[in-house]
Context: one part of a larger RNA
RNA sequence: GAAUGAACGUUGGCGGCAUGGAUUACGCAUGCAAGUCGAGCGAGAAGGGUUUUGAAGCUUGCUUUGAAACCCGGACAGCGGCGCAAGGGAGAGUAACGCGUAGUUAUCUACCCUGAGGCCCGGAAUAGCUGCGGGAAACUGCAGGUAAUGCCGGAUAAUAUCCCCGGAUCAAAGGUGUGAUUCCGCCUUGGGAGGAGACUGCGUUGUACUAGCUUGUUGGUGGGGUAAUGGCCCACCAAGGCUACGAUGCAUAGCGGGCGUGAGAGCGUGGCCCGUCUCACUGGGACUGAAACACUGCCCAGACACCUACGGGUGGCUGCAGUCGAGAAUCUUCGGCAAUGGGCGAAAGCCUGACCGAGCGAUGCCGCGUGCGGGAUGAAGGCCUUCGGGUUGUAAACCGCUGUCAGUAGGGAGGAAGAGCCGAUGAAGAAUCGGCUUUGACCUAUCUUCAGAGGAAGUCCGGGCUAAGUUCGUGCCAGCAGCCGCGGUAACACGAACCGGACAAACGUUAUUC
Repeated sequence: GAAUGAACGUUGGCGGCAUGGAUUACGCAUGCAAGUCGAGCGAGAAGGGUUUUGAAGCUUGCUUUGAAACCCGGACAGCGGCGCAAGGGAGAGUAACGCGUAGUUAUCUACCCUGAGGCCCGGAAUAGCUGCGGGAAACUGCAGGUAAUGCCGGAUAAUAUCCCCGGAUCAAAGGUGUGAUUCCGCCUUGGGAGGAGACUGCGUUGUACUAGCUUGUUGGUGGGGUAAUGGCCCACCAAGGCUACGAUGCAUAGCGGGCGUGAGAGCGUGGCCCGUCUCACUGGGACUGAAACACUGCCCAGACACCUACGGGUGGCUGCAGUCGAGAAUCUUCGGCAAUGGGCGAAAGCCUGACCGAGCGAUGCCGCGUGCGGGAUGAAGGCCUUCGGGUUGUAAACCGCUGUCAGUAGGGAGGAAGAGCCGAUGAAGAAUCGGCUUUGACCUAUCUUCAGAGGAAGUCCGGGCUAAGUUCGUGCCAGCAGCCGCGGUAACACGAACCGGACAAACGUUAUUC
């Protein structure tokens, strides 16, 4: 000099874009963060309507109310499907094929795109529900009976699988709608895209005051297991394998793209953003599934916390806000799904603390403003003085102007693409075209109006390095200080005043890196 996720001191007008729990991966009140589909299924509350009828009131054909039947309606709950393995958070662990790079293949792949073929005939249950229970609760038992794109059996069977090449084996589900092939699905199989698993070469911190380490250890044969190779696991056999080119141990640490600095080589670093890995109270385990050994799933153990009728139960913010604590230190218990993206759905749509926005913080970078011109009697006041004056200083007053920003009032494109309805073409509810209606949480570019210099400057420094000095006070005291060093009675170095210098909505200090 440059830099920072900074902090501290003094000061502080506006805006844009970024950025903000680095310490206790400490504990957490409360709300929200993953649902959706009635065009898979049975059932169906509230409410509304029509008809028949009973009762009451009186205005005698109306009102109120009860019952029955039918229609509309569609809440809550349930079965079923898809999603919940994504998105979001954190860096504890890990010195490792974890990451980076270059390759390899013994493998898998739901949804998506695409080619081929198929979708026939039957059956038994079960939740919801009804009845009877148990329990404080969480929850749960028995009996009856019911549906499906839930489950099961049979048929069919190749370009699929196995094969001794003779043959053998494996599937399915319907829904909406039409006059009708359409449309959405289902089953088998081939290909594609994207994704995932596994393996290998090389690279990847410090320490030798860590020198030896290893028994499933190293290899083989045969099996098991997996989607798949392999001591991944097992039986048997052999006795190997690694190491001074640093094994083993210990310590520290997620890695990369990048970022900081530097002329570069290098050195330091990995916050925000992107890729990847790992973790989800701690430890272990599997289930479901295309994929998990699964953050807001399950089981077991542990610690902690909560409820309890003491028998027993419940919970997991390293999601978004928020709270306690520790700390030098890090924000709102905000708005919206309008946009982008995701899940479900044929769609309308619903959900989405992803995201988009607003709020707070000079935390950073950038931009703008705090006025402009004139104005000498060089006013007053301050400071210095050789007492003549000098300086503050065109600075102020005063005169004339302007109107950025902020303030007042009003317009305002754009962020909107889509969606619905109607019409035309059409076999069509597919698709195309036209018309009308409609969707903005949040914001503003920009324009106009009003008034008036009005609302807006500080911080550090002045001995040398280093730009900028005088007076007074103090008297090795009080104090300063980055280094050299100042201070013991004339201190340009301490404290104050005046003056000056630098930077400026900031200026200094501390810490850290080059």
About this RNA
This is a predicted structure of a 514-nucleotide part of an RNA (small-subunit ribosomal RNA, 5' domain) from an uncultured prokaryote. RNAcentral holds the full RNA, with entries from ENA. The prediction has a mean pLDDT of 84.